Context: one part of a larger RNA
RNA sequence: AAUGAACGCUGGCGGCGUGCUUAACACAUGCAAGUCGAACGAGGAUAAGGUGCUUGCACCUUAACCGAGUGGCAGACGGGUGAGUAACGCGUGAGCAACCUACCUUUGAGAGGGGGACAACUCGCCGAAAGGCGGGCUAAAACCGCAUAAUAUUUCGAUGUCACAAGGCAUUGAGAUCAAAGCCGGGGAUCUUCGGACCUGGUACUUGAAGAGGGGCUCGCGUCCAAUUAGCUAGUUGGAAGGGUAAUGGCCUCCCAAGGCGACGAUUGGUAGCCGGCCUGAGAGGGUGAUCGGCCACACUGGAACUGAGACACGGUCCAGACUCCUACGGGAGGCAGCAGUGGGGAAUUUUGCGCAAUGGGGAAACCCUGACGCAGCAACGCCGCGUGGGUGAAGAAGCAUCUUGGUGUGUAAAGCCCUGUCGACAGGGAAUAAAUGUGUGCGGUUAAUACCCGUACAAUUUGAAUGUACCUGUAGAGGAAGCCCCGGCUAACUCCGUGCCAGCAGCCGCGGUAAUACGGAGGGGGCAAGCGUUAUUC
Numbered sequence: 001a002a003u004g005a006a007c008g009c010u011g012g013c014g015g016c017g018u019g020c021u022u023a024a025c026a027c028a029u030g031c032a033a034g035u036c037g038a039a040c041g042a043g044g045a046u047a048a049g050g051u052g053c054u055u056g057c058a059c060c061u062u063a064a065c066c067g068a069g070u071g072g073c074a075g076a077c078g079g080g081u082g083a084g085u086a087a088c089g090c091g092u093g094a095g096c097a098a099c100c101u102a103c104c105u106u107u108g109a110g111a112g113g114g115g116g117a118c119a120a121c122u123c124g125c126c127g128a129a130a131g132g133c134g135g136g137c138u139a140a141a142a143c144c145g146c147a148u149a150a151u152a153u154u155u156c157g158a159u160g161u162c163a164c165a166a167g168g169c170a171u172u173g174a175g176a177u178c179a180a181a182g183c184c185g186g187g188g189a190u191c192u193u194c195g196g197a198c199c200u201g202g203u204a205c206u207u208g209a210a211g212a213g214g215g216g217c218u219c220g221c222g223u224c225c226a227a228u229u230a231g232c233u234a235g236u237u238g239g240a241a242g243g244g245u246a247a248u249g250g251c252c253u254c255c256c257a258a259g260g261c262g263a264c265g266a267u268u269g270g271u272a273g274c275c276g277g278c279c280u281g282a283g284a285g286g287g288u289g290a291u292c293g294g295c296c297a298c299a300c301u302g303g304a305a306c307u308g309a310g311a312c313a314c315g316g317u318c319c320a321g322a323c324u325c326c327u328a329c330g331g332g333a334g335g336c337a338g339c340a341g342u343g344g345g346g347a348a349u350u351u352u353g354c355g356c357a358a359u360g361g362g363g364a365a366a367c368c369c370u371g372a373c374g375c376a377g378c379a380a381c382g383c384c385g386c387g388u389g390g391g392u393g394a395a396g397a398a399g400c401a402u403c404u405u406g407g408u409g410u411g412u413a414a415a416g417c418c419c420u421g422u423c424g425a426c427a428g429g430g431a432a433u434a435a436a437u438g439u440g441u442g443c444g445g446u447u448a449a450u451a452c453c454c455g456u457a458c459a460a461u462u463u464g465a466a467u468g469u470a471c472c473u474g475u476a477g478a479g480g481a482a483g484c485c486c487c488g489g490c491u492a493a494c495u496c497c498g499u500g501c502c503a504g505c506a507g508c509c510g511c512g513g514u515a516a517u518a519c520g521g522a523g524g525g526g527g528c529a530a531g532c533g534u535u536a537u538u539c
Base pairs, nucleotide, nucleotide: 001538002537003536005535006534007533008532009531012386013385014384015383016382017381018379019378020345025343026342027341029340030339031338034073035072036071039070040069043066044065046063047062048061049060050059051058052057053056080298081297082296089223090222091221092220093219094218095217096216099215100214101213104211105210106209107208108207109206110205112146114144115143121136122135123134124133125132126131152177153176154175155174156173157172158171159170160169161168162167182203183202184201185200186199187198190197191196224270225269226268231261232260233259236258237257238256239255241253242252243251273295274294275293276292277288278287279286280285300321301320302319303318304317323334324333325332326331351376353375354374355373359372360370361369362368389419390418391417392416399410400409401408402407423480425475426474427473428472429471433466438461439459440458441457442456443455444454445453483528484527485526486525487524488509489508490507494523495522496521497520498519504511505510
């Protein structure tokens, strides 16, 4: 000088930050990932209109709604933790002629014609429950064939070129491998089975090319301690072939060879997430890795795969284990190292708060969801700022302390007088954070079109958790606001009383045994100040 600190005494206000360093211990309760009706069929309930009549019921149409189901996208992000890991994990610099990439951007081509199901629903059955089984009906952008196939992938062949060879590259021929068109809006003529066809816009779809961003893999260098750890290694090291992967590779398998690593520290053991940074220091260095940012790893413990562009998946699945709960004893359910919160451990670490108004994310247009986030609450835990009053006022009150009894100190300190009004209290006014979206009008684009749609400008309106907050003004009134440590030397600051090697102090030296500036109290003084000391740790 510093700290994610703790403890003791004390404590006025505000701003900005920070807050389980220990048990990766166990968790009650609530919330933390959904959304889309502009992909699809059915059901429920509501309103309006129409028809029928039995006059309050049935049917039809339209509109918006509800909760399940099929389907799509998202749940691989965001949030948490640091257990493991001494490793291509991280950092830095290269590389992949050995690779992948949903959504997004640009661009080429396409989007023809068919089929069969399964949920929901209904019927039956089993079960305490969780849930399950069987029969029947049904839709789709769900599923499956057929046609088309430039480019692309792959197999076989030919030619050219490079190469010592294995082989690589280019061109070309043949075979194989794909479409889900839908949905929504608008419309003049023509046709119409009155549904539409057709035209047009948007969105979605299939297959290529390129980009951006993201990821996978490889390599050079760097990355703690111990030699009281000296030898280690059989898929081990290399090769040929094959399998597997998006992709190289003993990644895996068979065969062949006998290699590979190591005092430049292998192997073994211990400790540890790494970095940007942070602390210290003149620097070199040393220490550290909280908050914020990048990467990695993990998600009750161990193992495994499925789906998917992406996981071997925190709030998905399966198996095993420990633990907890339910049970009709047959069987089931669960995973806070998400946000709050509870017990426990500990010297020690907060509210079971408000809101999606902003920023960001998901799906989409709005809306919806979002314990991310924005805010508020608690804590002097830290840094910073402000205040606790200002002026005047005696050769100097009282009290207290001391004394050589004359005095001296506290001390302009107080009182008294004159003022001010920060903060706090009360009253009044009162922002910014809000840009948008939606609506209307104009213009431009698109178009057959003045519809629709897209872009843009303008106008009015609407949207704030924090919050009646920040800030401003006013009212009263010095009123509500100072402590802590130290005074032998180091080290700024001295006397009296008590005690008598006792009681005690102490960071080091050392004080205390009858005059203690070192113990305890008092007066005085010194240093910091809403803090001051102590302890711990680092330089």